[in-house]
RNA sequence: GCCCGAAUAGCUCAGCUGGUAGAGCGCCGCUAUGACACAGCGGAGGCCGGCGGUUCAAUUCCGUCUUUGGGCA
Numbered sequence: 001g002c003c004c005g006a007a008u009a010g011c012u013c014a015g016c017u018g019g020u021a022g023a024g025c026g027c028c029g030c031u032a033u034g035a036c037a038c039a040g041c042g043g044a045g046g047c048c049g050g051c052g053g054u055u056c057a058a059u060u061c062c063g064u065c066u067u068u069g070g071g072c073a
Stems, first nucleotide, its partner, number of pairs: 001072007010025004019056001027043005049065005
């Protein structure tokens, strides 16, 4: 330099052919216990890496940039 992939909650990841986002773990509260852990119930937390474009509507499609993983030379 070229090619392919990834970027979504604190972490690990889903999100089917566009229609205002979920899970597990973690965190907070309650129940329970002498207390802790386990367990059960409830809750908070992200507008989806940035900027543009297409569309009535974009996490999803297109372009570019940034970061990152892999491959070729």
Transfer RNA, 73 nucleotides, folded computationally. It matches the Rfam family "tRNA". Rfam links the family to the GO term triplet codon-amino acid adaptor activity. Its mean pLDDT, the model's own confidence on a scale to 100, is 81. RNAcentral holds the sequence, with entries from ENA.